[in-house]
Transfer RNA from a marine sediment metagenome, 71 nucleotides, folded computationally. RNAcentral holds the sequence, with entries from MGnify.
């Protein structure tokens, strides 16, 4: 320099263009003499800008970051 992949709660990951889920973790409650386990509940996320669309995590585009390949 050229090509490609990826970016979603604190962490790891799902999601035909149509309510953003799951697990772990955190917090609250139950259970317990106390804790752990277990049970119930809650908070918490789509990298940034623009475009297409009735509707975008999803499609297009630019940027940022990470990784891979070629030289």
């Nucleotide at each position: 320099a050229g090509g490609g992949a990826c970016a979603u709660g604190g962490u790891g990951u799902a999601a035909c263009g149509g309510c953003a889920g799951c697990a772990c973790g955190u917090c609250c409650g139950g259970c317990u003499c106390c804790a752990a386990u277990c049970c119930g509940g809650a908070a918490g996320a789509u990298g940034a800008g623009g475009g297409u669309u009735c509707g975008a995590u999803u499609c297009c585009u630019u940027c940022u970051g990470u990784c891979c390949c070629u030289g």
Description:
It matches the Rfam family "tRNA". Rfam classes the family as a transfer RNA. The coordinates come from a structure-prediction model, not an experiment, and the mean pLDDT is 85.